[in-house]
Molecule: c-di-GMP-I riboswitch aptamer
Organism: soil metagenome
RNA sequence: GAAAAAGGCAAACCCGUCGAGAGGCGGGGACGCAAAGCUUCCGGUCUGCGGGUGGAUGGCAGACAGCGGAGUUACCGAA
Repeated sequence: GAAAAAGGCAAACCCGUCGAGAGGCGGGGACGCAAAGCUUCCGGUCUGCGGGUGGAUGGCAGACAGCGGAGUUACCGAA
């Protein structure tokens, strides 16, 4: 991040399965992605919980890497 080349990943949805849940995994399937490879370090969003009731601000645990930042690895090689 232009032209190409080799390729790669896989949204929604469906089926199966795990989970209290967010959501994960496998198969099908492609909305898209120049890191949509990897890592929860920071912010954010989501789920759950916190011995009276309601509210606010928080706390703890979990989830999202296809929310952004950051770290790290990687194909091609014009300006």